[in-house]
């Protein structure tokens, strides 16, 4: 330098034009003598810019990282 995959709360990951699921971790509360598990609840995320679309996490262009390839 080309190419090529990925980037979703703290991590981890799921989904794919119709408004984000799950886990794990945090907070609050049941339970217990008391820890621990266990049970309810709460908050918390689409890598960033432009473009199509009524409507973008999606799909087009570019830029950022990060892994992998080939010189």
């Nucleotide at each position: 330098a080309c190419g090529g995959c990925a980037g979703u709360g703290g991590u981890c990951c799921a989904g794919u034009g119709g408004u984000a699921a799950g886990a794990u971790a945090c907070g609050a509360g049941c339970u217990u003598c008391c820890c621990a598990a266990g049970c309810u609840u709460g908050a918390g995320a689409u890598u960033c810019g432009g473009g199509u679309u009524c409507g973008a996490u999606u799909c087009c262009c570019g830029g950022c990282u990060g892994c992998c390839g080939u010189a």
The RNA shown here (transfer RNA) has 71 nucleotides and comes from a Candidatus Woesearchaeota archaeon. The coordinates come from a structure-prediction model, not an experiment, and the mean pLDDT is 82. It matches the Rfam family "tRNA". Rfam classes the family as a transfer RNA.